The RNA shown here (small-subunit ribosomal RNA) has 1452 nucleotides and comes from a metagenome.

RNA sequence: AGAGUUUGAUCCUGGCUCAGAACGAACGCUGGCGGCACGCCUAACACAUGCAAGUCGAACGAAGCAUGGUAGCUUGCUACCAUGACUGAGUGGCGCACGGGUGAGUAACACGUGGGAAUUUGCCUAUCGGUGGGGAAUAACCUUUGGAAACGAAGGAUAAUACCGCAUACGCCCUGAGGGGGAAAGAUUUAUCGCCGAUAGAUAAGCCCGCGUUAGAUUAGCUAGUUGGUGGGGUAAUAGCCUACCAAGGCAAUGAUCUAUAGCUGGUCUGAGAGGAUGGUCAGCCACACUGGGACUGAGACACGGCCCAGACUCCUACGGGAGGCAGCAGUGGGGAAUAUUGGACAAUGGGGGAAACCCUGAUCCAGCGAUGCCGCGUGAGUGAAGAAGGCCCUAGGGUUGUAAAGCUCUUUCAGGGGGGACGAUGAUGACGGUUCCCCCAGAAGAAGCACCGGCUAACUUCGUGCCAGCAGCCGCGGUAAUACGAAGGGUGCAAGCGUUGUUCGGAAUUACUGGGCGUAAAGCGCGCGUAGGCGGUCUACUAAGUCAGACGUGAAAGCCCUGAGCUUAACUCGGGAACGGCGUUUGAUACUGGUAGACUAGAGAUUCAGAGAGGUGAGUGGAAUUCCUAGUGUAGAGGUGAAAUUCGUAGAUAUUAGGAGGAACAUCAGUGGCGAAGGCGGCUCACUGGCUGAAUACUGACGCUAAGGCGCGAAAGCGUGGGGAGCAAACAGGAUUAGAUACCCUGGUAGUCCACGCCCUAAACGAUGAGUGUUAGACGCUGGAAAUUGAUUCAGUGUCGUAGCUAACGCGUUAAACACUCCGCCUGGGGAGUACGGUCGCAAGAUUAAAACUCAAAGGAAUUGACGGGGGCCCGCACAAGCGGUGGAGCAUGUGGUUUAAUUCGACUCACGCGAAGAACCUUACCAGCCUUUGACAUGGGAAUUAAGACUCUUAGAGAUAGGAGUCGUCCGUUCGGCCGGAUUCCACACAGGUGCUGCAUGGCUGUCGUCAGCUCGUGUCGUGAGAUGUUGGGUUAAGUCCCGCAACGAGCGCAACCCUCCUCUUCAGUUGCCAUCAUUAAGUUGGGAACUCUGGAGAUACUGCCGGUGAUAAGCCGGAGGAAGGUGGGGAUGACGUCAAGUCCUCAUGGCCCUUAUAGGCUGGGCUACACACGUGCUACAAUGGCGGUGACAACGGGAUGCAAAGGCGCGAGCCUAAGCCAACCCCUUAAAAGCCGUCUCAGUUCGGAUUGUUCUCUGCAACUCGAGAGCAUGAAGUCGGAAUCGCUAGUAAUCGUGGAUCAGCAUGCCGCGGUGAAUACGUUCCCGGGCCUUGUACACACUGCCCGUCAUACCAUGGGAGUUGGUUUUACCUUAAGCUGGUGCGCUUACCGUAAGGAGGCAGCCAACCACGGUAAAAUUAAUGACUGGGGUAAAGUCGAACAAGGUA
Repeated sequence: AGAGUUUGAUCCUGGCUCAGAACGAACGCUGGCGGCACGCCUAACACAUGCAAGUCGAACGAAGCAUGGUAGCUUGCUACCAUGACUGAGUGGCGCACGGGUGAGUAACACGUGGGAAUUUGCCUAUCGGUGGGGAAUAACCUUUGGAAACGAAGGAUAAUACCGCAUACGCCCUGAGGGGGAAAGAUUUAUCGCCGAUAGAUAAGCCCGCGUUAGAUUAGCUAGUUGGUGGGGUAAUAGCCUACCAAGGCAAUGAUCUAUAGCUGGUCUGAGAGGAUGGUCAGCCACACUGGGACUGAGACACGGCCCAGACUCCUACGGGAGGCAGCAGUGGGGAAUAUUGGACAAUGGGGGAAACCCUGAUCCAGCGAUGCCGCGUGAGUGAAGAAGGCCCUAGGGUUGUAAAGCUCUUUCAGGGGGGACGAUGAUGACGGUUCCCCCAGAAGAAGCACCGGCUAACUUCGUGCCAGCAGCCGCGGUAAUACGAAGGGUGCAAGCGUUGUUCGGAAUUACUGGGCGUAAAGCGCGCGUAGGCGGUCUACUAAGUCAGACGUGAAAGCCCUGAGCUUAACUCGGGAACGGCGUUUGAUACUGGUAGACUAGAGAUUCAGAGAGGUGAGUGGAAUUCCUAGUGUAGAGGUGAAAUUCGUAGAUAUUAGGAGGAACAUCAGUGGCGAAGGCGGCUCACUGGCUGAAUACUGACGCUAAGGCGCGAAAGCGUGGGGAGCAAACAGGAUUAGAUACCCUGGUAGUCCACGCCCUAAACGAUGAGUGUUAGACGCUGGAAAUUGAUUCAGUGUCGUAGCUAACGCGUUAAACACUCCGCCUGGGGAGUACGGUCGCAAGAUUAAAACUCAAAGGAAUUGACGGGGGCCCGCACAAGCGGUGGAGCAUGUGGUUUAAUUCGACUCACGCGAAGAACCUUACCAGCCUUUGACAUGGGAAUUAAGACUCUUAGAGAUAGGAGUCGUCCGUUCGGCCGGAUUCCACACAGGUGCUGCAUGGCUGUCGUCAGCUCGUGUCGUGAGAUGUUGGGUUAAGUCCCGCAACGAGCGCAACCCUCCUCUUCAGUUGCCAUCAUUAAGUUGGGAACUCUGGAGAUACUGCCGGUGAUAAGCCGGAGGAAGGUGGGGAUGACGUCAAGUCCUCAUGGCCCUUAUAGGCUGGGCUACACACGUGCUACAAUGGCGGUGACAACGGGAUGCAAAGGCGCGAGCCUAAGCCAACCCCUUAAAAGCCGUCUCAGUUCGGAUUGUUCUCUGCAACUCGAGAGCAUGAAGUCGGAAUCGCUAGUAAUCGUGGAUCAGCAUGCCGCGGUGAAUACGUUCCCGGGCCUUGUACACACUGCCCGUCAUACCAUGGGAGUUGGUUUUACCUUAAGCUGGUGCGCUUACCGUAAGGAGGCAGCCAACCACGGUAAAAUUAAUGACUGGGGUAAAGUCGAACAAGGUA
């Protein structure tokens, strides 16, 4: 410090996620030791048991006990006295308000920080004084008595440092300034400790104030003791703290009140910092102590282990009544994911009491439990290659685990055993603890796991699984080769821990102060006026609030940081320093901001004179047009549409003429022209009126800018009342269209549109661009002014282009989206949703303000390349058109689907279907049934045997494979002569063979297709942030990215073309088996001869827009012509760019993986692939006279031939048979070509057409024609009379038609591949269909239109709104009731201390009354939560229905 994730790719915006650190944590797996810390975050839930606050006999009386003494004596008992560091009660003193716990409440002077004045303060310190003299009670105790108990009641007796007067009191307090008031305590060892008053301090506490301190405005008004004053009361003290009266204030948009949440801080975590989160342990403060209320005592409490009352709960009870409060330490139950021992000690530190000894102390110090955290140590070290064994992988060679182990040599930290033995304790005292530490001993001995390994992110293989099981933080893995699941091996990381989960900060500049944005990504209010607020021109003086500088005080300690020290180190602890960003006081500075005062004119305004304008309001007025009415002319249609119909019209329409009525809108001018703040404004005239611009000026003197709330204006539609209504026109009706058509189109038509008044207040109210000021190149237009008009100019507005600059890009660019400043508004992922609820406004419609649950990992902007479009332009192709002939109908052949079957083997499906298959009777053959073999039909290796092997014939069993027998022929090579080497056969065992089994979606190779279409790319350069672009686009041209020209491109490659083969013409060479013009000869090129011709096959030539003319740009080229066998690529072929279709093929072959191994292998017999209600493709033959039949009859070419082609001759009606010459082929044979031509016949019919089907007799091939071959003869003679929708081929030697050869092949072709014969028609043209190419445009597509995608409906689930209501919580108000308690009144009852001789009094107490008041009750209201029949929309989900959006998305 970044990374992953939106896309085919890119840049941006933007969210989600990850890597880091931390924790009072929990869970999973694992677990050796020690040190230091930490340990109920949940139920402030309830608590059994024990302990946590006592102490003082030097304050006091009595009792008991012990000891001693005395007396009585029953000799171990009683009484008395004394002593006691004895005991438990009691009176009294001090303490119990500290220490310890918890965080419920509290949004507050509670806390933090800094100040302040009107206070108190036990014990402590210091100082000044005092401590005189009396009195009356009371507990304990005794007696009686109530009660179950707790606890009392009555009577009697007693002490004090308990209580009460009196005296004194400088200082103290009050005061009306005269005066008045107020104290004490003693104990005793005689040295102290106490006591009282006062002053001062220290400590502690109370009170007041400035500033700081969470969220919500869907909480906007709150407040009657409320704000202030006066009198009175009250407190330690100020104060409405309380009370009476008076006044009507006080708080609040700088957020009062209300609601929710929360103890605050030092600090802690994180972060570069600013910040954000947090407040456990430690420390400071606060609050609380079962819940609520209350006071008492006291220096201090409204009191955790005190009291009273009320309430809930628990316990005891004799039912009458009582007791209790772990949020002290342990511990229990409960809750929970989760948090410890009912331990030891007061040895230390501290606290209380005491004069002290000492006692108490769950504070504290220790120990125990827990890897909860931090820190440290160990689990061994060295050597050790046969790189062991085993494991795993493997290309089978090896690699890896791995110096790792073993082995050898060492060491002993920790743990274990034994011994010694501290500091903490300045004299004694040690819980910890026989602990730290030290010494000795034994032995590598007792001590390693966890997570991860697709990317982010370090680390890879095998097996298993097969969208299953599972994983997952995000992206995403898994559908048979998973580095992503599970396991193993290996590796990586950390390590006594490691992972997971949760939470916080970071990354996140993703709330932006530091440090973001708002044209199109989320985001400028529709526009103006203006209040508060914010900001504000020039100069001078003063001030010193902000600002700056110095000093002082404070900012607790701990912590963080620096530095040093102590534990062996570290964690930890200690010393010192720095820091604590802050606040306060004070001194100074005066540039800037603020304030005060004065001045100025550049901002702003004002005055005068001109100017333009659909600016606004009101009134009037004009013509054209539509419609309607009246009348005339006139006759059958009009109207409307893609085409029609509804509609109007013979009752006279449409058309046309004249007149009239009425309403609305203002053609031309008209213009990126004008005006207005925006909405908006358009005939003409008048009246009233707002703003703007220019020129000039001797006026005012900052009066300015912006603008939260507020106020006003605000298109259209809509609403209310009243008018008006010509045209247009939601709704509605009809007609069409359509599968439907609640639409688009047509005919009608009502609200409305218009006017007046009043509402509504929203728009893509858009420049999707808030207002203002200043600065920053220009060019060219338009509008309005000024000055000049001799030339330049200048101000205001409105446009286009453009520099710098900005921007993600597009683009903006003096009219900024540039550079700066000021103010306002707004945004923070998509959806849910601008929705719900609440509030405000509205007559309503609705507007405005405005969430959450839930859900997704994207949503989005700009640009790029493609693809696509019922977008555009240009151009090709038998693509259409023009023609010729077919298919689709029939019969048959053949292939496919389907069905059937034991099997009908398998593959191919838009460009498959006479395809793989150039040929299924057996074989082929892969399928089925049955029978048989198991190292195998075939390959390699080992051992043993044999020397062969093998071929043929016969034979037995069997369907055959197979098994067995007999016979004949034959019985290897080399040789060192040894079965020695090699080879072969048989047998044995194991490795292995074998598989047309699966996967063409694991592959190679080969092939199809777009397409023989003209395209596809690269290097360098340039442009762009980039994907990419350029080149390859443009103007011409071509069959062509073919060529030319131009051009930020210049070149190049694969394609095109050419080079190759063939046909056509010619030359030359060569003439046999081919040829024959001339000469001879024959039946015949038969022979002689010839080498001219044909032909054969070698080598060459020829054609290049080369020549001429025209055109074009002087180019490329095109058009025409000449010559030529051929003319513009001469015809045909081979040749198939980058790529597309996961196209086809594992059954040609090869091959990874998987599967079978007495079977999915191998062999054999028989069957099947040939089935047959049906459907489709491709063909053949026909339907006939351009024909059939009969006769006659001429002319080819390409090819093939030895298991072959077979002449001639003979036989048969024929298929064919017999016999047989020749030929290894320019020699012989296949090999008579057929159509055509000529002659005859048939005469339009199911025929002399057509030949299916069937019967029968044969032929051939072959071991074998039943399933299941081909052919022949005779007989039979089906459908079919030219084929619906639709569809195919072909542009010239082509289509059509005719025959012919070959491959395969024993035999079998209507198929396939070739060959020649005869031999046409048509093409105006590119509008349309299909396919393709280039450019451009739109796109929400990129699996790319067979794309994408929205909503209703139907189903399931989820959260949520409304809802008659129902049930709780909280708060408020009013009223009632009033416990305890304090206060006040009363007090005829009771009453020790004082007064009084007494009577009585003062004072006090009970009781009663009143005010206040907790709980409680009644009523009302607000708010919040849960729930509710039914209901609304929303989200998610596989697929379904209908239509819509994205292209002109087919109605933008």

Model confidence (mean pLDDT): 84 of 100.